This is a predicted structure of a 356-nucleotide RNA (Bacterial RNase P class A) from a marine sediment metagenome. The sequence is in RNAcentral, with records from MGnify. Rfam family: Bacterial RNase P class A. Rfam classes the family as a ribozyme. Rfam describes the family as follows. Ribonuclease P (RNase P) is a ubiquitous endoribonuclease, found in archaea, bacteria and eukarya as well as chloroplasts and mitochondria. The coordinates come from a structure-prediction model, not an experiment, and the mean pLDDT is 75.

């Protein structure tokens, strides 16, 4: 990137006429539009509606270099550092393990306040061998210690090379080196990059474990809602209509007094089911051309209008060509994933065939 042209029957919205006294609705004629890069997965993110909402806090969710882009974003550009690669370059949820907690298979003696399996020391105990018979030598035993240098093991073994020192060792000392804190100088908006001085001799991993720190978050979803409105059922006026020589209620408990109070009918309101109409597609909208910016993007002109259903239209056939495959050829035989459902920004998924 997602086949191309073109004819015939159709579906569907829509513009004109014709029809008709108008509307609608059907039909009839003559035009115009009719899926995707992903329309999917419905994961983020924003519009747009309704509902909720002084204001702070807790709890709970998301997100986590750093600058920028944008309506947002966990997405996009560009950087820094890591981490692969000889390299072009890829790639990473990359705050904090020096606030606490937990956790660390298997192997290993020991996995985090170190540890002594093997080795390696002087010295102690009780014996042994050798001759040159000594404060000698050799090779083992026992029991209690020093020791991380060597070996073993592990994804990692508590900093590295060397020198001193030492019974053997050891940052124990001392030099360099790596690394950590402080500081200070130079370079960037910034992450961070180069240097210099000091210092204690060094500090395991793990946060997509609990946690801690910043930032950040109201629910619902177009069946969201708005509107017209048959019916029903319940409410509420008003008018007749009933009567009271009051069952009954209120005003105070009782008496006065005053007020309310009925079935039934019309008729209006109000109610909102069924149906219908709006939301519904001109937008963060394509195309070009110019101009910023490294780039995502932006901004200025200028042209276009390009699906709108809900029993959810977008199809069926053909005939020429493209491309790929088989075949001498005639000719056959493939040509993908997949379809809107309020929009739109990404993301992740499929995906024949060509191309970089």
């Nucleotide at each position: 990137u997602g086949g191309g042209c073109a004819a015939u029957c159709g579906c569907u919205c829509u513009g004109g006429c014709a029809u008709g006294a108008a509307a609608g609705a059907c039909c009839g004629c003559c035009g115009g539009g009719g899926a995707g890069g992903a329309a999917a997965g419905u994961c983020c993110g924003g519009g747009c509606u309704c509902c909720a909402c002084a204001g702070g806090g807790c709890a709970g969710g998301g997100u986590g270099c750093u600058g920028g882009a944008u309506a947002a974003c966990g997405u996009c550009c560009a950087g820094u550092c890591g981490a692969g690669g000889c390299g072009a370059c890829u790639u990473g949820a990359a705050g904090g393990a020096a606030a606490g907690u937990g956790c660390c298979g298997c192997a290993g003696a020991a996995a985090a306040u170190a540890a002594a399996c093997c080795g390696c020391c002087a010295g102690c105990c009780a014996g042994g061998g050798c001759c040159u018979u000594g404060u000698g030598c050799c090779a083992g035993g026992g029991a209690a210690g020093g020791u991380a240098a060597g070996g073993g093991u592990g994804a990692a073994a508590a900093g590295g090379u060397g020198a001193g020192g030492u019974a053997a060792g050891a940052g124990c000392u001392c030099a360099c080196c790596a690394g950590c804190a402080g500081u200070c100088c130079g370079g960037g908006u910034g992450a961070c990059c180069g240097g210099g001085c000091u210092g204690g001799c060094u500090u395991g991993g793990u946060a997509a474990a609990c946690c801690c720190c910043a930032c950040u978050c109201g629910g619902a979803g177009c069946a969201a809602g708005a509107c017209c409105a048959a019916a029903u059922a319940g409410g509420g006026a008003a008018a007749c209509g009933u009567u009271a020589c009051g069952a009954g209620g209120g005003c105070u408990g009782c008496c006065c007094g005053c007020c309310c109070c009925a079935a039934g009918u019309u008729u209006c309101c109000g109610g909102g089911u069924a149906g219908g109409u709006c939301g519904c597609u001109a937008g963060a909208g394509g195309c070009g051309c110019a101009g910023g910016g490294u780039a995502a993007c932006c901004u200025g002109c200028g042209u276009c209008c390009c699906a709108g259903u809900c029993g959810a239209a977008u199809g069926a056939u053909u005939g020429c060509c493209g491309c790929c495959c088989c075949g001498c050829a005639a000719g056959g035989g493939g040509u993908a994933c997949a379809g809107g459902a309020c929009c739109c920004g990404g993301c992740u998924u499929a995906c024949a065939u060509c191309u970089a």